[in-house]
Molecule: SAM riboswitch aptamer (S box leader)
Organism: Rhodanobacter sp. B05
RNA sequence: UACUCAUCGAGACCGGCUGAGGGACAGGCCCAUUGAAGCCGGGGCAACCUGCGGAAUGUUUCCGCCACGGUGCCAACUCCUGCGGAGGUGCCUGGCGCACCUGCCGGUAGAUGGGCG
Repeated sequence: UACUCAUCGAGACCGGCUGAGGGACAGGCCCAUUGAAGCCGGGGCAACCUGCGGAAUGUUUCCGCCACGGUGCCAACUCCUGCGGAGGUGCCUGGCGCACCUGCCGGUAGAUGGGCG
């Protein structure tokens, strides 16, 4: 870094160094000198992979256990929206029109993990 599969409404913070930015992108809206991002130390969450047990099955899927190991994560639903649809409300010049709304459906993008190159 290309492709592919799964998941994304839950969960989890302190200290030190440092010092202005950060939340991918855009628009919003937020967070931040009561200290951003980053680095270091410690702590925690979760359970994708690994490990262990079981079931089904034609070799992958499902259920459970553990949390030593490989990752990940610890403001806000992936902070919200970004394309299309559905439903609702409103407006008018009455249209397959426009605007707004939704714990709605699908997609895009992104993130994390597994597989493969």